[in-house]
């Protein structure tokens, strides 16, 4: 100096308009891009995370729900940790040794839950026209989250040397 282990701090972005009684969800135009890699810079390769299911395991202080009860209290949820699923989208030309990463050019994605005046679908009633319920339909809103997090940063202390 590198290393290792403790501590600190950082560690996700995005909307106007039209229309209408009513829409940040319809149209229409605009915006937005986590972390690591990777022969040169990536929302799209390779990988990881968040977030959804599913299992076990702890744990059950506080909070719901349910059982029991003379008292103690049990289960399940909700927490934590572990594992194992699931989880979106690019091409063309052009430089170059070297880019699905730069430059031009035209595309395309976007977790759960809430929230619909659009669109689709399914049931039902109607002689039809229609009418009624249900379910899906927001990457920019609202929430969970002043969480968490891949991870980076940097100093200090301690171990190595």
């Nucleotide at each position: 100096a590198a290393c290792g282990u403790g501590c600190u701090c950082c560690g996700g972005g995005g909307u106007c308009g039209g229309u209408g009684a009513g829409a940040a969800u319809c149209c229409g135009a605009a915006c937005c891009g986590g972390c690591g890699g990777u022969g040169a810079c990536a929302g799209u390769c390779c990988g990881c995370g968040a977030g959804c299911c599913g299992c076990g395991a702890c744990a059950u202080c506080c909070g719901u729900g349910c059982c029991a009860c003379a008292u103690c209290g049990g289960c399940a949820c909700c927490g934590u940790c572990g594992c194992g699923g699931u989880c979106g989208a690019c091409c063309c030309g052009g430089u170059g040794g070297g880019a699905u990463u730069c430059c031009g050019g035209g595309a395309c994605c976007g977790a759960c839950g809430g929230u619909g005046a659009u669109g689709a679908g399914g049931c039902g009633c109607u002689c039809a026209g229609g009418c009624g319920u249900c379910u899906c339909u927001a990457g920019u809103c609202c929430g969970g989250a002043u969480g968490g997090g891949a991870g980076g940063a940097g100093g200090c202390a301690c171990g190595c040397g």